[in-house]
Context: one part of a larger RNA
Molecule: large-subunit ribosomal RNA, domain IV
Organism: uncultured bacterium
């Protein structure tokens, strides 16, 4: 010097990416206790007062109540909530990366689509067999979204999937017209010609499934959800009107956002001073409606932002204590 603790004048977050750590706070018992709100909560909200010992009265006790006594301190030691506002995310208890992540992930009740008529679908298995289930569509499976509240537009052209079966188109196979090869036989002086049957190699033409083409549906299915010009009697801005392109051309609600590049956008508030932060705006680079949209009491060891207390974090360091080292003995 380094660890563990203990106290500190005045200040009291100036510290620092952050109040990180450490304080305060604290049991009990009375008083009282807001916003919002699913009326359950929120609530121990917040915010005060009081706590010992002794004698008497009341009482079964608990305990009230009256008087009295000490001490700086009576929950007299130990165990033993700081608190409050506002905002995002997830409704919520729950669960997760045994051993650098406890979250906003993941589940979850609700929700809505599909598939399954039972020897169900589904699934494990090579088969036997089992699961599903000794269940029977209020049941099983799959798959999205996830409480609740209010809502879930437009677009079936592409993919997907469901239907219909007139047409096209289309294997293996079936039938099998021809053809090729061989050669009894026949002709020929001869070389050789022709050339049944049967064997063989091969074969158009017609038949013939699913699928695909083609129709049609079908978004809580994969998925998408325009451009340019003009225009109003200050200016601006454009209810409006022309064009182009598409399958339509982003509706409600939200929006510098866990989304915004510019960007520390403006504008208000907070602050002496605020790239965060909360209210607005909307010029949404590059939200947006179950890959759900928005709000939301309650609930978070979740993430910001601010207050109040508090306090060696800190101005700014000091002084005890144990310890670990190290030197002597």
């Nucleotide at each position: 010097c380094c660890c563990c603790c203990c106290u500190u004048a005045a200040g009291g977050a100036a510290c620092u990416c952050g109040g990180c750590a450490a304080u305060c706070u604290a049991g009990c018992c009375c008083c009282g206790u807001a916003a919002c709100u699913u009326c359950g909560g929120g609530a121990g909200a917040a915010g005060g007062g009081g706590u010992g010992c002794c004698u008497g009265u009341u009482g079964c006790a608990a305990a009230a109540c009256a008087g009295g006594c000490c001490g700086c301190a009576g929950u007299g030691a130990a165990u033993g909530g700081g608190c409050c506002c506002a905002a995002c995310c997830g409704a919520c208890u729950g669960u997760u990366u045994a051993u650098c992540a406890a979250a906003a992930a993941c589940a979850c009740a609700g929700c809505a689509u599909u598939g399954u008529g039972c020897c169900a679908a589904g699934g494990c298995g090579c088969a036997a067999g089992c699961c599903g289930a000794c269940g029977u569509a209020u049941a099983c499976g799959a798959u999205g979204u996830g409480a609740c509240a209010c809502g879930u537009g437009a677009c079936c052209a592409a993919u997907g999937c469901g239907g219909a079966a007139a047409g096209a188109u289309u294997a293996a196979g079936g039938c099998a017209a021809g053809a090729u090869g061989u050669u009894a036989g026949g002709c020929g002086c001869a070389a050789g010609c022709c050339g049944a049957a049967g064997c063989u190699u091969u074969g158009a033409a017609c038949c013939c499934a699913a699928g695909u083409c083609c129709c049609c549906g079908u978004g809580a299915a994969u998925g998408u959800c325009g451009g340019c010009c003009g225009u109003a009697a200050c200016u601006a801005u454009a209810a409006c009107g022309g064009u182009c392109c598409u399958a339509a051309g982003g509706u409600a609600g939200c929006g510098a956002a866990a989304u915004u590049c510019c960007u520390u956008g403006u504008c208000g508030g907070g602050u002496a001073a605020g790239u965060u932060c909360c209210g607005a705006c909307c010029u949404g680079c590059a939200c947006g409606a179950a890959u759900c949209g928005u709000g939301u009491a309650a609930c978070g060891a979740g993430u910001u932002g601010g207050g109040c207390g508090c306090u060696g974090u800190c101005u700014c360091a000091a002084g005890g204590g144990g310890g670990u080292g190290c030197u002597c003995a």